[in-house]
Context: one part of a larger RNA
RNA sequence: GGCGCGCGGUGGAUGCCUUGGCAGAGACAGCCGAAGAAGGGCGCGGCCAGCAGCGAAACGCCCCGGGGAGCUGCAAGCAAGCUUUGAUCCGGGGGUCCCCGAAUCGGGAAACCGGGCAGGAGUCAUGUCCUGUCACCGGCGGGCCAAUACAUAACCCGCCGGAGGGAACCGAGGGAACUGAAACAUCUAAGUACCUCGAGGAAGAGAAAGCAACAGCGAUUCCCUGAGUAGUGGCGAACGAAACGGGAACAGCCCAAACCUGCGUCGUGUAUAAGGCCUCAGUCGUUGCGGCGCGGGGGUCGUGGGACCGGACCGGGCGGAGCUGAGGAUCCGCCGGGAAGUAAGAAAUCGUCUCGCUAGCCGAAUUGGCCUGGAACGGCCAGCCAUAGACGGUGAGAGCCCGGUAGGCGAAAGCGUGGCGACUUCCUGGGUCCGGCACCCAAGUACCACGGGGCACGUGGAAUCCUGUGGGAAUUUGGGAGGACCAUCUCCUAAGGCUAAACACUGUCUCUGACCGAUAGCGAACUAGUACCGUGAGGGAAAGGUGAAAAGAACCCCGUGAGGGGAGUGAAAUAGAACCUGAAACCGUGUGCCU
Numbered sequence: 001g002g003c004g005c006g007c008g009g010u011g012g013a014u015g016c017c018u019u020g021g022c023a024g025a026g027a028c029a030g031c032c033g034a035a036g037a038a039g040g041g042c043g044c045g046g047c048c049a050g051c052a053g054c055g056a057a058a059c060g061c062c063c064c065g066g067g068g069a070g071c072u073g074c075a076a077g078c079a080a081g082c083u084u085u086g087a088u089c090c091g092g093g094g095g096u097c098c099c100c101g102a103a104u105c106g107g108g109a110a111a112c113c114g115g116g117c118a119g120g121a122g123u124c125a126u127g128u129c130c131u132g133u134c135a136c137c138g139g140c141g142g143g144c145c146a147a148u149a150c151a152u153a154a155c156c157c158g159c160c161g162g163a164g165g166g167a168a169c170c171g172a173g174g175g176a177a178c179u180g181a182a183a184c185a186u187c188u189a190a191g192u193a194c195c196u197c198g199a200g201g202a203a204g205a206g207a208a209a210g211c212a213a214c215a216g217c218g219a220u221u222c223c224c225u226g227a228g229u230a231g232u233g234g235c236g237a238a239c240g241a242a243a244c245g246g247g248a249a250c251a252g253c254c255c256a257a258a259c260c261u262g263c264g265u266c267g268u269g270u271a272u273a274a275g276g277c278c279u280c281a282g283u284c285g286u287u288g289c290g291g292c293g294c295g296g297g298g299g300u301c302g303u304g305g306g307a308c309c310g311g312a313c314c315g316g317g318c319g320g321a322g323c324u325g326a327g328g329a330u331c332c333g334c335c336g337g338g339a340a341g342u343a344a345g346a347a348a349u350c351g352u353c354u355c356g357c358u359a360g361c362c363g364a365a366u367u368g369g370c371c372u373g374g375a376a377c378g379g380c381c382a383g384c385c386a387u388a389g390a391c392g393g394u395g396a397g398a399g400c401c402c403g404g405u406a407g408g409c410g411a412a413a414g415c416g417u418g419g420c421g422a423c424u425u426c427c428u429g430g431g432u433c434c435g436g437c438a439c440c441c442a443a444g445u446a447c448c449a450c451g452g453g454g455c456a457c458g459u460g461g462a463a464u465c466c467u468g469u470g471g472g473a474a475u476u477u478g479g480g481a482g483g484a485c486c487a488u489c490u491c492c493u494a495a496g497g498c499u500a501a502a503c504a505c506u507g508u509c510u511c512u513g514a515c516c517g518a519u520a521g522c523g524a525a526c527u528a529g530u531a532c533c534g535u536g537a538g539g540g541a542a543a544g545g546u547g548a549a550a551a552g553a554a555c556c557c558c559g560u561g562a563g564g565g566g567a568g569u570g571a572a573a574u575a576g577a578a579c580c581u582g583a584a585a586c587c588g589u590g591u592g593c594c595u
Base pairs, nucleotide, nucleotide: 001594002593003592004591005590006589007588008587009586015580016545017544020516021515022513023512024511025510026509027508028507029506030505031165032164039100040099041098042055043054044053046078047077050074051073061094062093063092064091065090066089070082071081072080105114106113107112115134116133117132118131119130120129121128136162137161138160139159140158141157142156143155169200170198171197172196173195174194180187184234210217211216221248222247223246224245231239232238252498253497254496259297260296261295262294263293264292265291266290267289268288274287275284276283277328278327279326280325281324282323302476304441305440306439308436309435310434311433312432313431314430316335317334318333319332320331321330336428337427338426339425340424341423349422350421351420352419353418355416356415357414358413360409361408362407366382368381369380370379371378383400384399385389391403392402393401447471448470449469450468451467452466453465457483478493479492480491481490482489532539533538552579555566556565557564558563
């Protein structure tokens, strides 16, 4: 020096554990913000650095309710206190809530600086301090008022609203490349990523100019299926429906127009006034007529609907209005009767009851015997409860020790669900039918051409949908569609609008797992989006385990100390805090053999 073995050191694998994660199911909930949010800065404790909590009223204040013996957070200790006159703690409602931040009095290199006005504190006075207020934009209302006569702009005041944030989900406007095609250009990736705008607890869609096929269906959305089918496709890679059928959930409505009418405005218009609902008489008359605008009534559809004219039938009572009187017709109001409703179709709030949510409460049965052990929850024996033998804890493996579990009970306050009532609205005041008439039924629209996009559909025979440019209809004997186009037939009524639920995402609670178990599982089981890195956008860790209980090693010895040896605790100290187990590499030491 090598090899082997023994004993150690180092190291932190492995095993076991789990406070943390991951995935899903069900129920419930879902916006916050100028009344200043989200998110921060700085402070607040007797000793206080961090986390958590709170805001100069600062580890907290008030009220209401729960609870019942301890309490002053994580987090020990010292000190000082609180508490059965009910603390700490839990829930509900208030109060306070510095500074920054949309940040909004002005400025600004966020958390700072400097002001105006009104009132107040303080000072002899100024400085200083406190409270309130002072940004901008839009809408509505009002005031005042130029060039410029009427008027308007501008300006000023008041009220209401907006502004900013939000993980994912949603709608819309824009919109890649890597990649795949074994290269690559059409194509794909993909209308994905990403950017922007907007909305909400959901969003979007939605009441057929639909689908279908000679039979029919009857808004939309979502799931299953149809189906990797029909198709599309350098017919390559690849893309990829729809209807039917089965389910979930169900809900339907309002306008524009014709016509009647009020007001405003513009035009036109006459003297025997054409007019003022009809008849007769009177009477008034810039009343009338036409256009436009605003408002009220009317009306909303595909077995076409509506308007207007005429007719028929059904439909409570009272009062009033129209230029006057009488009658008729019309309109308005009140009472009575009926119906519906705040998720659309108009809209706001209150009361009461029920049920739930936000704290909680009750809750059966062995401190049985013996054995092992440090400890019984183990073994043996003997009992008991069970609408409870889920689960967790307790010194090992507990139905009967503890918390709980089955089952049952509970709210002063706040919130929600449903019922009823108030309340509001509608109907009665209108409706149905027959006949006539041909007035209305959404225009730079439909449609066409060209250029594009989007439809599973790449221009294809390419419909349907959207539209940049140009052209440009019809009004029900009108129009659109049924995948070029035409006919027949069938279906449907575009060019206005609203609409709950079923469906997406997230959170809370409960439950579940042939999910993970500390190099795993979220990046994060621990002061984690922390430390640290970066000018910045951004990147982004490592790090769990003494023991049943600190009983965390008094005292003695060596040493400056670190550390160690005794003693003591403990079942165990090779469980001693660099603490469960403690593999290997690696480093020693003892010994055997070899050299």